[in-house]
Predicted 3D model of a 353-nucleotide RNA (Bacterial RNase P class A) from Pseudoclavibacter chungangensis. The gene name in the source record is rnpB. It matches the Rfam family "Bacterial RNase P class A". Rfam links the family to the GO terms dimeric ribonuclease P complex, ribonuclease P activity and tRNA processing. The family's RNA type in Rfam is ribozyme. The RNAcentral record of the sequence draws on ENA and Rfam. Lineage of the source: Bacteria > Bacillati > Actinomycetota > Actinomycetes > Pseudoclavibacter.
């Protein structure tokens, strides 16, 4: 330099101006409220609600069955179906990518069409013998169908052949080193070969109480009851369903007040900067640091400078312009969506010292 791959980080600034919201001082006001100064004021995804948890209420979250997620191993982490590292298998020269990774001899289903034959699996071409030329026996090494058709290469043997024998590879089993381990290696041994399919069903092994800020509580205020069904032979008692437990309310129909004001609501598994310790994911120690809390729900205009893109350009400048997108309890992660730019490690050609 060109290419390729895998991570990071920005998402305009600054000052003035008039304008909006929360809070804080001060002023006025019986108050509800104005008013004047100040900090401060949407994200990398706020989107999706796909995991997961803090957190709040029920409560025997006791146990069972049914549902559910997860599926190589070993780690992070509050935890997870995210993240690291590693083994195996598949792509790629390569960095790197992918993987619903346990079981098919527990059982059940399917493998369409084509093909002789899709598993209690074969005998179409063809090849060999032998014939009375109709056929009969022997073969799946060769060839076709097909996704897939009784491992692979070669030599030996055969009337032809064929793991029938032989080397090797490939695969079962036994042992040894190696590793926390998934696995790797390496010795030996067996002609060994009952297809595939589990992101079908199912089996195995592992975890899982349930609902959720419209959870849930706190003050204030206001009215009006009535008919009725079931309940200690046990009501209610947060997915279903059963057993147990606990012990008195529970539902339905008509009607009647009320629906304000407050907390939860933001100081956190929190940000950042050093040192250490680990391959990493991350962890730890110290040190700064408070960065919206709305409530029918606030951040807009204009003005100049820079600063980043495009575009022209007589190289003085000039002109346009900025995607996807809006907090609503709060975090970890993943998926989607983007105009434009920056930084870095690898890896591959190429060249030049």
């Nucleotide at each position: 330099c060109g290419g390729g791959c895998c991570g990071g980080c920005c998402a305009g600034a600054c000052g003035g101006u008039c304008g909006c919201g929360u809070c804080a001082u001060c002023c006025g006001g019986c108050a509800a409220c104005g008013g004047a100064u100040g900090c401060c004021g949407a994200g990398g995804a706020a989107c999706g609600u796909c995991c997961g948890g803090g957190c709040u209420c029920c409560a025997c979250a006791g146990g069972g069955c049914a549902g559910g997620a997860c599926g190589g191993u070993g780690g992070g982490u509050a935890a997870c179906a995210c993240c690291c590292a590693c083994c195996c298998g598949g792509g790629g020269c390569a960095a790197c990518c992918c993987g619903c990774g346990a079981g098919a001899c527990a059982g059940u289903g399917c493998c369409a069409c084509a093909g002789a034959a899709a598993a209690c699996a074969g005998a179409c071409c063809g090849c060999c013998c032998c014939c009375u030329c109709g056929g009969g026996g022997g073969u799946c090494a060769g060839g076709g169908u097909g996704a897939a058709a009784a491992g692979g290469u070669g030599g030996g043997g055969u009337a032809a052949g064929a793991g029938c024998c032989c080397a090797c590879c490939g695969g079962g089993u036994g042992c040894c080193u190696g590793g926390u381990g998934a696995c790797a290696g390496g010795c030996a041994u067996c002609g060994c070969a009952c297809g595939g399919u589990a992101a079908a069903c199912c089996u195995c092994g592992u975890c899982c109480g349930g609902a959720g800020c419209a959870a849930g509580g706190u003050c204030a205020g206001a009215c009006a009851g009535g008919g009725g069904a079931c309940g200690g032979u046990g009501a209610c008692g947060c997915u279903g369903c059963c057993c147990g437990c606990c012990g008195a309310g529970u539902c339905c129909c008509c009607g009647g007040g009320u629906g304000g004001a407050c907390c939860g609501c933001u100081g956190g598994a929190g940000g950042c900067g050093u040192g250490c310790g680990g391959c990493g994911a991350c962890g730890u120690a110290c040190g700064c640091c408070c960065g919206a809390g709305a409530g029918a729900g606030a951040u807009g205009g204009c003005c100049g400078u820079c600063a980043c893109g495009g575009g022209c350009u007589u190289c003085g400048g000039c002109c346009c312009g900025g995607a996807c997108a809006g907090a609503a309890c709060c975090c970890g992660g993943c998926g989607u969506a983007c105009c434009g730019g920056c930084c870095g490690a690898c890896c591959c050609g190429u060249u030049c010292g």